[in-house]
Molecule: transfer RNA
Organism: Halobacteriovoraceae bacterium
RNA sequence: GCGGUUGUAGCUCAGUUGGUAGAGCGUCUGCUUGCCAUGCAGAAGGUCGUCGGUUCGAACCCGAUCAGCCGCU
Numbered sequence: 001g002c003g004g005u006u007g008u009a010g011c012u013c014a015g016u017u018g019g020u021a022g023a024g025c026g027u028c029u030g031c032u033u034g035c036c037a038u039g040c041a042g043a044a045g046g047u048c049g050u051c052g053g054u055u056c057g058a059a060c061c062c063g064a065u066c067a068g069c070c071g072c073u
Base pairs, nucleotide, nucleotide: 001072002071003070004069005068006067007066010025011024012023013022019056027043028042029041030040031039049065050064051063052062053061
C1' cells in the first nucleotide's frame, strides 16, 4: 500500500427484507429478612465509532474517514 472483518448501555452481545433501539450481568430505589445473601417490583443509563449522501423515514443502503483484529504484497 491492497483486501477482509469488527465498532450498538458501565461490561458481554442481540437487533436482516429501512418504520418509536433491546437482552443478560452490573448500578440505584423499594418490598421481603433481626442483618446479609437469595427472591420480587421498579428506575436510571444510548444522538448505534465519526462525517456526509440516498430516502417521507437509516443502527440497517451508499461514500469517505478513525480505531482494533486477520490476511496479502